Predicted 3D model of a 357-nucleotide RNA (Bacterial RNase P class A) from Oncorhynchus tshawytscha.
[in-house]
RNA sequence: GAAGCAGGCCAGACAGUCGCUGGCUGGCGUGUAAUGCGUCGGCGGGAGGAAGGUCCGGACUCCAUAGAGCAGGAUGACGGUUAACGGCCGUCCGCCGAAAGCCUACCCAGGCGCAAGCCUGGGCGGGUAUAAGGCGAGGAAUAGGGCCACAGAGACGAGCGUAUUAAGUUACGGUGAAACGCGGUAACCUCCAUCUGGAGCAAUCCCAAAUAGGCACGCGUUGAGGCGGCUCGCGGAGCGUGCGGGUAGGGAGCUUGAGCGCAGGAGUAAUUCUGCGCCUAGAGGAAUGGCUGUCAUAGCCGAUGUUCGCAAGGGCAUUGGCCGUAACAAAAUCCGGCCUAUCGGCCUGCUUCACUU
Numbered sequence: 001g002a003a004g005c006a007g008g009c010c011a012g013a014c015a016g017u018c019g020c021u022g023g024c025u026g027g028c029g030u031g032u033a034a035u036g037c038g039u040c041g042g043c044g045g046g047a048g049g050a051a052g053g054u055c056c057g058g059a060c061u062c063c064a065u066a067g068a069g070c071a072g073g074a075u076g077a078c079g080g081u082u083a084a085c086g087g088c089c090g091u092c093c094g095c096c097g098a099a100a101g102c103c104u105a106c107c108c109a110g111g112c113g114c115a116a117g118c119c120u121g122g123g124c125g126g127g128u129a130u131a132a133g134g135c136g137a138g139g140a141a142u143a144g145g146g147c148c149a150c151a152g153a154g155a156c157g158a159g160c161g162u163a164u165u166a167a168g169u170u171a172c173g174g175u176g177a178a179a180c181g182c183g184g185u186a187a188c189c190u191c192c193a194u195c196u197g198g199a200g201c202a203a204u205c206c207c208a209a210a211u212a213g214g215c216a217c218g219c220g221u222u223g224a225g226g227c228g229g230c231u232c233g234c235g236g237a238g239c240g241u242g243c244g245g246g247u248a249g250g251g252a253g254c255u256u257g258a259g260c261g262c263a264g265g266a267g268u269a270a271u272u273c274u275g276c277g278c279c280u281a282g283a284g285g286a287a288u289g290g291c292u293g294u295c296a297u298a299g300c301c302g303a304u305g306u307u308c309g310c311a312a313g314g315g316c317a318u319u320g321g322c323c324g325u326a327a328c329a330a331a332a333u334c335c336g337g338c339c340u341a342u343c344g345g346c347c348u349g350c351u352u353c354a355c356u357u
Stems, first nucleotide, its partner, number of pairs: 001353010012295007020046002023043008048328001052339002055337005060200004072196005077091005092138001093136004101128004106123007139191002144189002146185003156181001160173004204252004214243006226234002259278008299322010
């Protein structure tokens, strides 16, 4: 320098302004059984690497649950890690893995040679073992059943053909992954080993109206309650109090956690231990946004220099102008993973080859 890999990070910045939604707090006004509501202020918080799919594993909650077994489901090399896992890490095995290398058919050019031919370079193909790295549903085929495309006379269980022999006695058989056999296939059933109860925050728990049911007590056809206060009158079966369940509504669950950052120790690593520091959305039909200005990045159009190339053209650096913020997508109880989507950029490491010193 060329080519190929692996891993990590960012996900526009700053300022102004107008909002949205929570928290704390001050004033005023006004309500409820209760929580509150309105308005004027102050101080602070407000999405992601996947918040996504809901595919695995857990925390948490409720229900179920004597013990043992069966059924069903999941997993499957070996070891480690973890709260747990089908995740992750390491090792083994198998397969893949190059525009470079090596080998080589043919063609072209040049050189040497009397010639056959040889050498060098290039082109276009073929082959080869691999590197970094990638992939693997990687237990068992002598427990049993099923299946084996195409080709082939015949495909699972022995037959068939030719030759041969005392004798299905022995040998061979175009094809095909497998053929006359103790074949292949478990990503077909199955067997073995291990694990495994169900539902999910709309879980679950607490407080609790109005109305209508329920229960208890009392009053009431010897007329209750009602007809706005009283009297008369009308009218005709409920009324009052208490308790309890449910609903509306309110609250808890709800974000301090298998948390994050830094340093040191153990370990190849996943991971773990110790110390110090930090608090980083918590809504509840669901907020996290809009505009303006300046400027990075990217993109487009040029200019200059340099470099590769015969050229067309390309790379790199500097610089001028235009454009005007850009992908996938957005919490909903919380974690650990996996999978999928993703504009553009940055950083680190590894491998091979070529050249130079």
About this RNA: Its mean pLDDT, the model's own confidence on a scale to 100, is 77. Taxonomically the source falls in Oncorhynchus (Eukaryota, Eumetazoa, Actinopterygii, Salmoninae).